[in-house]
Context: one part of a larger RNA
RNA sequence: GAACGAACGCUGGCGGCGUGCUUAACACAUGCAAGUCGCACGAGAAAGCCCUUCGGGGUGAGUAGAGUGGCGCACGGGUGAGUAACACGUGGGUAAUCUACCCUAAGGUCUGGAAUAACCCGGGGAAACCCGGGCUAAUACCGGAUGAGACCACAACAGGAGACUGUUGUGGGAAAAGCGGGGGACCUCUUCGGAGGCCUCGCGCCAUAGGAUGAGCCCGCGGUCCAUCAGGUAGUUGGUAGGGUAACGGCCUACCAAGCCUAAGACGGAUAGCUGGUCUGAGAGGAUGAUCAGCCACACUGGAACUGAGACACGGUCCAGACUCCUACGGGAGGCAGCAGUGGGGAAUCUUGCGCAAUGGGCGAAAGCCUGACGCAGCAACGCCGUGUGUGUGAUGAAGGCCCUCGGGUCGUAAAGCACUGUCGGGACCCAAGAUGGCGGCGAGGGAGUAAUAGCCCGAGUCGUUGACGGUAAGUCCAAAGGAAGCACCGGCUAACUCUGUGCCAGCAGCCGCGGUAAGACAGAGGGUGCAAGCGUUGUUC
Numbered sequence: 001g002a003a004c005g006a007a008c009g010c011u012g013g014c015g016g017c018g019u020g021c022u023u024a025a026c027a028c029a030u031g032c033a034a035g036u037c038g039c040a041c042g043a044g045a046a047a048g049c050c051c052u053u054c055g056g057g058g059u060g061a062g063u064a065g066a067g068u069g070g071c072g073c074a075c076g077g078g079u080g081a082g083u084a085a086c087a088c089g090u091g092g093g094u095a096a097u098c099u100a101c102c103c104u105a106a107g108g109u110c111u112g113g114a115a116u117a118a119c120c121c122g123g124g125g126a127a128a129c130c131c132g133g134g135c136u137a138a139u140a141c142c143g144g145a146u147g148a149g150a151c152c153a154c155a156a157c158a159g160g161a162g163a164c165u166g167u168u169g170u171g172g173g174a175a176a177a178g179c180g181g182g183g184g185a186c187c188u189c190u191u192c193g194g195a196g197g198c199c200u201c202g203c204g205c206c207a208u209a210g211g212a213u214g215a216g217c218c219c220g221c222g223g224u225c226c227a228u229c230a231g232g233u234a235g236u237u238g239g240u241a242g243g244g245u246a247a248c249g250g251c252c253u254a255c256c257a258a259g260c261c262u263a264a265g266a267c268g269g270a271u272a273g274c275u276g277g278u279c280u281g282a283g284a285g286g287a288u289g290a291u292c293a294g295c296c297a298c299a300c301u302g303g304a305a306c307u308g309a310g311a312c313a314c315g316g317u318c319c320a321g322a323c324u325c326c327u328a329c330g331g332g333a334g335g336c337a338g339c340a341g342u343g344g345g346g347a348a349u350c351u352u353g354c355g356c357a358a359u360g361g362g363c364g365a366a367a368g369c370c371u372g373a374c375g376c377a378g379c380a381a382c383g384c385c386g387u388g389u390g391u392g393u394g395a396u397g398a399a400g401g402c403c404c405u406c407g408g409g410u411c412g413u414a415a416a417g418c419a420c421u422g423u424c425g426g427g428a429c430c431c432a433a434g435a436u437g438g439c440g441g442c443g444a445g446g447g448a449g450u451a452a453u454a455g456c457c458c459g460a461g462u463c464g465u466u467g468a469c470g471g472u473a474a475g476u477c478c479a480a481a482g483g484a485a486g487c488a489c490c491g492g493c494u495a496a497c498u499c500u501g502u503g504c505c506a507g508c509a510g511c512c513g514c515g516g517u518a519a520g521a522c523a524g525a526g527g528g529u530g531c532a533a534g535c536g537u538u539g540u541u542c
Base pairs, nucleotide, nucleotide: 001542002541003540004539006538007537008536009535010534013387014386015385016384017383018382019380020379021345026343027342028341030340031339032338035071036070037069040068041067048059049058050057051056078298079297080296088222089221090220091219092218093217094216097215098214102211103210104209105208107206108205109204110144111143112142113141119134120133121132122131123130124129151172152171153170154169155168156167157166158165159164178203179202180201181200182199183198186197187196188195189194224270225269226268231261232260233259236258237257238256239255240254241253242252243251273295274294275293276292277288278287279286280285300321301320302319303318304317323334324333325332326331351377353376354375355374359373360371361370362369363368390420391419392418393417400411401410402409403408424483426478427477428476429475434469437466438465439464440463441462442461445458446457447456486531487530488529489528490527491512492511493510497526498525499524500523501522507514508513
């Protein structure tokens, strides 16, 4: 000199864009942060309103709220405790692997069955909740059929150094689910209203191949300190056989052998999430890893598995522990390192805000619902940037302060006065873009398909509707110099000097050093210098 997630002191006009618990991975009151689908399924209220013969009926409404089932909850969000490790970075390998939803291709979707929740009845419990009996549905569950291909076994052939791969043949076991829209004939049932078959379209379902995406595993190389850590290791190192996994492997087990690592630093200890980057520096390098982005790890502490395409699962389950809460003492409930917020710790770090309008995500055919992700607003000079606090004129160089050699000098065109301007702030009016999107209605026309002009898909155009921010930004007008400057320093380094007070005292100080009666170094004042809505100090890095 530069920098900062800063803090402290004094001071503080406005705006834009960012940033904001670095400490106790300390404990948490309260609210919210993951749901959705009635186009999978069976059931199904009430208030209110209307009618009433006062018994009830209609509507609300097949709505709400539940239940079975599906998909999601493994994403998104937080934190940095642990980890010196294939955790990360980079480059490879997987002939050792998996991949829901999505895309492409081609094939299939036949036929049966038994339950169960909700519900009703009964019971237990303070509660959490639980038990028994009875009924019922499905895209829930379980059989049977078929099975191109896939899988397994065997055989043959081809390729390959080999592990193995491909082709062909034989044998084996394994699959599925329906729902919604439309329809001229025809068929079945019919309470004559209709329901179903059938045809067709859309969405699903099953098996297969490929893709895309995501993930698992393996390897080379790279990045901290201590040798006052020198030897470490028994599933240890390798083999055989088996188990296990999506998959290789001591990953696990049995048996056999005695190996394996190490001064190019094993083992041990300390510290630490890693990277893109960030800061500094001419660079080399050094320091660092907030915000943003990628990866990893964790979710009160420790352990475990279940479900699932995916978890050993932050707002799931079970066990143990510590802590907190409820209790009828028998037993139960909880986990903010999500967003706000509270206590505590600390030099120190924000609102218990608004909205799903946009972007993105989950579910849904869709309308839509959910979304503390996100978009915004609030607080804080914490940072960067911009801008203002006026402009011109004005000498008897006013008054006043300070200094003085008492002549004067200086603050100083500074002020006053006069003439202007109108940024910011204030008031009034007007009022966006963000929506070329989304959604709904009509719809020229087009597409696939069909028995069909249905229904389905696309759709120019047109109409309507949708904004948290926000009556915000921008714009126009009004009044008015009015509301808007401080902080540090002035001995040398280092830009800036005098007076008074003090008298080695009180004090200053980054270094050198000042102060003991004329102090440019202390304190005050006048003056000056430097920065400026900031200025200094402290801390840390280069």
This is a predicted structure of a 542-nucleotide part of an RNA (small-subunit ribosomal RNA, 5' domain) from a metagenome. Rfam family: Bacterial small subunit ribosomal RNA.